[in-house]
Context: one part of a larger RNA
RNA sequence: CUGGGCGUAAAGUGUCCGUAGCCCGAUCUAUAAGUCUGUUUUCAAAUAUCCUGGCUCAACCAGGAAAAGGGAAUAGAUACUGUAUAUCUAGAGAAUAUUGGAGGUUAGUGGAAUUUCCGGUGGAGCGGUGAAAUGCGUUGAUAUCGGAAAGAACGCCGAAAGCGAAAGCAGCUAACUAUGAUUAUUCUGACGGUGAUGGACGAAAGCUUGAGGAGCAAACGGGAUUAGAUACCCCGGUAGUUCAAGCUGUAAAUUAUCUUUGCUAGGUGUCCCCACACCAUUUCUUACAGAUUAUAUCUUUGAUAUAUUCUUGAUAUGAAAUUAUAUUUCAUGUUAAAGAUUGUUCAGAGAAAUAUUUUUGAGAAAUGGUGUGGGGGUGCCGUAAGUUAACACGUUAAGCAAAGCGCCUGGGUAGUAUAUUCGCAAGAAUGAAACUC
Numbered sequence: 001c002u003g004g005g006c007g008u009a010a011a012g013u014g015u016c017c018g019u020a021g022c023c024c025g026a027u028c029u030a031u032a033a034g035u036c037u038g039u040u041u042u043c044a045a046a047u048a049u050c051c052u053g054g055c056u057c058a059a060c061c062a063g064g065a066a067a068a069g070g071g072a073a074u075a076g077a078u079a080c081u082g083u084a085u086a087u088c089u090a091g092a093g094a095a096u097a098u099u100g101g102a103g104g105u106u107a108g109u110g111g112a113a114u115u116u117c118c119g120g121u122g123g124a125g126c127g128g129u130g131a132a133a134u135g136c137g138u139u140g141a142u143a144u145c146g147g148a149a150a151g152a153a154c155g156c157c158g159a160a161a162g163c164g165a166a167a168g169c170a171g172c173u174a175a176c177u178a179u180g181a182u183u184a185u186u187c188u189g190a191c192g193g194u195g196a197u198g199g200a201c202g203a204a205a206g207c208u209u210g211a212g213g214a215g216c217a218a219a220c221g222g223g224a225u226u227a228g229a230u231a232c233c234c235c236g237g238u239a240g241u242u243c244a245a246g247c248u249g250u251a252a253a254u255u256a257u258c259u260u261u262g263c264u265a266g267g268u269g270u271c272c273c274c275a276c277a278c279c280a281u282u283u284c285u286u287a288c289a290g291a292u293u294a295u296a297u298c299u300u301u302g303a304u305a306u307a308u309u310c311u312u313g314a315u316a317u318g319a320a321a322u323u324a325u326a327u328u329u330c331a332u333g334u335u336a337a338a339g340a341u342u343g344u345u346c347a348g349a350g351a352a353a354u355a356u357u358u359u360u361g362a363g364a365a366a367u368g369g370u371g372u373g374g375g376g377g378u379g380c381c382g383u384a385a386g387u388u389a390a391c392a393c394g395u396u397a398a399g400c401a402a403a404g405c406g407c408c409u410g411g412g413u414a415g416u417a418u419a420u421u422c423g424c425a426a427g428a429a430u431g432a433a434a435c436u437c
Stems, first nucleotide, its partner, number of pairs: 004408003007391002012405001014201004021194003025088003029084003033081002035077009049065006091191001092188006098181003103177007110154001114150008125136002162169002206247006215241002220236004258404006266381022289358003293355003297351007305344003309340004313335010386393002410437003419430004
């Protein structure tokens, strides 16, 4: 190198982005570079292989023949790969609508607790341990009440729950910001996968500068324990833990399980979305029935007052006619009474309508719940299959396959030495050998 592997035996980079490279969906056409076939030529002779012959045989020698394979040329084939044109929608992505979450950043704000300080009450212990002591306390502690300040962390909800690429993320509110899922329609049209080099993020501890410092607490001091006790226990206590801006770049950074895609029995929880069915609540619409009050309308009765118009009666003036001291007719005006008509006002009765309210029925919408089914996430059980050295894994595979990257090759020496790169340093990354078993 090949082969074989990487949950626990050596071995998956802490995570993601992404350059080169490698790999890549469906259809048509063209081409013929890879690929395949034929032919020609070449790869000296000797040797090797096969056949025949010559030395008595053999070794040896002579003659003849042939294959595979490589290079070149040429004529073809066109399934696959490649290349080019055109097209498609199943991968991928975009838009609109719905929806989820401790995802991130910044600012503000809240209560409980702790410690310290001030004041009141009070008056001898408190604290701590297996037991003690160091320690605190009459300069008034512990306890208790009131007030003030400070810093850090967020009880219940809370969960095998959720979100995030990982690290990680939890009081509340706001602003900004990233992102997932589902369903429906439309659009782009392979835009995809992986990913050497590279880049970004990356717990804790540690480092630099400045701020902050309640509690906790490496180092350190003291008290115990002990043969000793550089510890475990106790009393103190500084870095640190917090914030801002940088550095470091590592962890049992673990699912000890790389990323992506497809396929292969189930059962049972839970979170998000969708569809359907049922139930509950609320709101709205509508129908029937009952009740109540109010409103205006209509019909009818009555009352009184008033007004209009008409008829009859009385009367004044004028005109005309005639049978002429009169009578009749017409016009205009006045007046009271009676009757009729229309309207207004008041009261009573009735009718149907509208509004309000109650009961019942039907329908629609919203919210919540339950069930069934579908999609996505996250758990458990687990055999059927399969895998595994076993443990176990088992649709969230360690099963069956494909693509790409990383890594392993006996133990120790050793993640050491050296060199290089990075770092303020601490150190990180890359990373042997001699020797030994």